Predicted 3D model of a 98-nucleotide RNA (TPP riboswitch aptamer (THI element)) from Gemmatimonas sp. The coordinates come from a structure-prediction model, not an experiment, and the mean pLDDT is 76. Of the family's consensus pairs, 100% are formed in the model.
RNA sequence: GGUACACGACAGGGGCGUCCCGUAUUGCGCGGGGCUGAGAAGCACCCUUUGAACCUGACCCAGAUCAUGCUGGCGGAGGGAGUCGCGAUCGCCAUGGG
Numbered sequence: 001g002g003u004a005c006a007c008g009a010c011a012g013g014g015g016c017g018u019c020c021c022g023u024a025u026u027g028c029g030c031g032g033g034g035c036u037g038a039g040a041a042g043c044a045c046c047c048u049u050u051g052a053a054c055c056u057g058a059c060c061c062a063g064a065u066c067a068u069g070c071u072g073g074c075g076g077a078g079g080g081a082g083u084c085g086c087g088a089u090c091g092c093c094a095u096g097g098g
Stems, first nucleotide, its partner, number of pairs: 001093003005087001007085004011048004016042001017035007054079003060073004
């Protein structure tokens, strides 16, 4: 001097299902509740290349469940959104001096 890493700022990416009851009554919508989850529309939550956030395959396969990406497989398969600032105690790398 740089850096792993931590933190911050701004920016960007993403998902929101299922079952029951009420209302209405065909349904949508709205209200309440159960399930899983970080999150099931929240001034939230998660993720941003060190990328399993999320999407595709997929109206997929197996298992479980009242039901559902609920669990596992598929699968480290294919896609997938970033820059800047700051700190450097310790560690690591480079360089100079003794």